[in-house]
RNA sequence: AGUUGGUCGAGCUAUCGCUUAGCAUGCUAAGAGGAAAGUCCGGACUUCAAAGAGUAAGGUGCCAGUUAAUUGCUGGGGAACGUGAGUUCACGGAAAGUGCAACAGAAAGUAAACCGCCAUUUAUGGUAAGGGUGAAAGGGUAAGGUAAGAGCUUACCGCUCAAAUUAAAAUUUGAGGCAUUGAAAACCCCACCUGAAGCAAUGCCAAAUAGAGAUUAAAUUGUGUUUCUCGCACAUAAUCUGGGUAGGCAGCUUGAGUGUUUUGGUGACAAGACAUCUAGAUAAAUGAUAGCUAAAACAGAAUCCGGCUUAUAGACCAACUCUA
Numbered sequence: 001a002g003u004u005g006g007u008c009g010a011g012c013u014a015u016c017g018c019u020u021a022g023c024a025u026g027c028u029a030a031g032a033g034g035a036a037a038g039u040c041c042g043g044a045c046u047u048c049a050a051a052g053a054g055u056a057a058g059g060u061g062c063c064a065g066u067u068a069a070u071u072g073c074u075g076g077g078g079a080a081c082g083u084g085a086g087u088u089c090a091c092g093g094a095a096a097g098u099g100c101a102a103c104a105g106a107a108a109g110u111a112a113a114c115c116g117c118c119a120u121u122u123a124u125g126g127u128a129a130g131g132g133u134g135a136a137a138g139g140g141u142a143a144g145g146u147a148a149g150a151g152c153u154u155a156c157c158g159c160u161c162a163a164a165u166u167a168a169a170a171u172u173u174g175a176g177g178c179a180u181u182g183a184a185a186a187c188c189c190c191a192c193c194u195g196a197a198g199c200a201a202u203g204c205c206a207a208a209u210a211g212a213g214a215u216u217a218a219a220u221u222g223u224g225u226u227u228c229u230c231g232c233a234c235a236u237a238a239u240c241u242g243g244g245u246a247g248g249c250a251g252c253u254u255g256a257g258u259g260u261u262u263u264g265g266u267g268a269c270a271a272g273a274c275a276u277c278u279a280g281a282u283a284a285a286u287g288a289u290a291g292c293u294a295a296a297a298c299a300g301a302a303u304c305c306g307g308c309u310u311a312u313a314g315a316c317c318a319a320c321u322c323u324a
């Protein structure tokens, strides 16, 4: 000067006040975050609901592990970037097919002969080694061979196929002159996965009213938390007018919880032991004053949890890298 990981981001005392729990009825205990934000992903839980099959649609995409689960996390491989510590990845398939690639260039994929080289009957034929254009031009280097050249032949690489070891990647052996420019974050193909809605879910109690009226459809039908079809279950479903109620309780916070430690593991993490209980409001409590310290940025719970992303004044710790 950097890289990676982590901690704090407020506390103590006094007085008064608010909410919850306990019971001794006025005392005790507790009371908004590292992101509570975003609602991006995954679940727990609740209901449809008493099953299923197919199809569409959507998601994921190297390999192995971890987890309740995931597109998360950990480790390994590959690619790119960085002097490095490290960072990032939308990382299956272009030999199933379709489509796209401006301009330049002779020609851009069942794609080629402009210049050049050789031959020559001067009409033309052969060629793709050299040059040019281009991001990309019929694998590369060397030798032999040829009219001149070319996998034409050989050697070594590259590539393809098969087998073995094998998680991927990679290695070894054999065969083959050899399809192969890019891109699938184009359509598509392949493999795997996926029901919907959501705590205003849902359940219980009390009270009140008009178990009111009208219209439409109907067992070859309608409805069902199903995109559609079959199947299954039920027998009603939808719209309009009018009237009553909108109150209370549960869900509601002990949970895939937290802390310390032992063992196993590279690690994420797993198992055990000990300890501990940290908001549950309901138009919304968690505050005010004074003193001490240095106290401030981003910012306020509403079913809960695991991740990811974004915002963040300042203070601190550890390891590693580069330079002097």
Stems, first nucleotide, its partner, number of pairs: 001321008010293007018031006033298001037309002040307005045198004052230003057194005062076005077091001078089004092189002097187002100182002114131002116127004139157006158178001159176007202250004212241006221235004257276008
Predicted 3D model of a 324-nucleotide RNA (Bacterial RNase P class A) from a marine eukaryotic metagenome. Its Rfam family is "Bacterial RNase P class A". Rfam classes the family as a ribozyme. The model forms 97% of the base pairs in the Rfam consensus. The RNAcentral record of the sequence draws on MGnify. Its mean pLDDT, the model's own confidence on a scale to 100, is 77.